[in-house]
Order: sequence, then C1' cells, then structure tokens
RNA sequence: GUGGGCGUAGCUCAAUGGCAGAGCUCUGGUUUGUGGUACCAGUGGUUGCGGGUUCAAAUCCCGUCGCUCACC
Repeated sequence: GUGGGCGUAGCUCAAUGGCAGAGCUCUGGUUUGUGGUACCAGUGGUUGCGGGUUCAAAUCCCGUCGCUCACC
C1' cells in the first nucleotide's frame, strides 16, 4: 500500500431497525468474633468519532480514527 475482522459500563461480552442489557468488579446492607462465602439493594453508557437514510439507528449507508489478521 491492498483486502478482511473488531470498536457497546472499570473488565469480559450480549442486544430482529422499536425503552441499551448480563456476568464479574465497585458501593451499601444482612449473615459472621474478624475475613471469606452466601443473600438483598444500588452506582455505573456521547454504543470510537463526524455525517447521511428512516417516524425511529448500537444495528443500514458514507467518511474518518484506533486495534488486529492476511497478502505484497
């Protein structure tokens, strides 16, 4: 340089164009002599960025940035 894949919560990942979720983590509580385990509740998002299509976009289209794979 050419072609492909990925980008969503602190981490790992879901989500058929129709209210963005789960597990782990974190915080508080119950339990315990303490801690851990277990249980209950809660916090946490510019869906990489900028546009377009649509009544409605994480999802479709275009551009762009980053990571990664293959080829040269």
Molecule: transfer RNA
Organism: Minisyncoccota bacterium